A computed fold for a 77-nucleotide RNA from a Sphingobacteriales bacterium, annotated as transfer RNA. The prediction has a mean pLDDT of 81. Its Rfam family is "tRNA". It is annotated as a transfer RNA. About the family: Transfer RNA (tRNA) molecules are approximately 80 nucleotides in length.
[in-house]
RNA sequence: GCUCGGUUAGGCAAAUUGGUGAAGCCGCCACUCUUUCAAGGUGGAAACUGCGAGUUCGAACCUCGUACCGAGUACCA
Numbered sequence: 001g002c003u004c005g006g007u008u009a010g011g012c013a014a015a016u017u018g019g020u021g022a023a024g025c026c027g028c029c030a031c032u033c034u035u036u037c038a039a040g041g042u043g044g045a046a047a048c049u050g051c052g053a054g055u056u057c058g059a060a061c062c063u064c065g066u067a068c069c070g071a072g073u074a075c076c077a
Base pairs, nucleotide, nucleotide: 001073002072003071004070005069006068007067010026011025012024019057028044029043030042031041032040050066051065052064053063054062
């Protein structure tokens, strides 16, 4: 340099591979329970998907550019 894979709430991680509300777990907040704490129960906030652009009626998913991480491969005069 080239090829392939990955990047999604604070952390981890799913999405039937384009179909319209982006799950779940841990954590966080509130309430509840308890004499109190922890544990338990109920509810809630938090990501529009690495970044930018494009295609489409519609994109986490397709295309292009780019950044970072990992793997493979080529060349080193």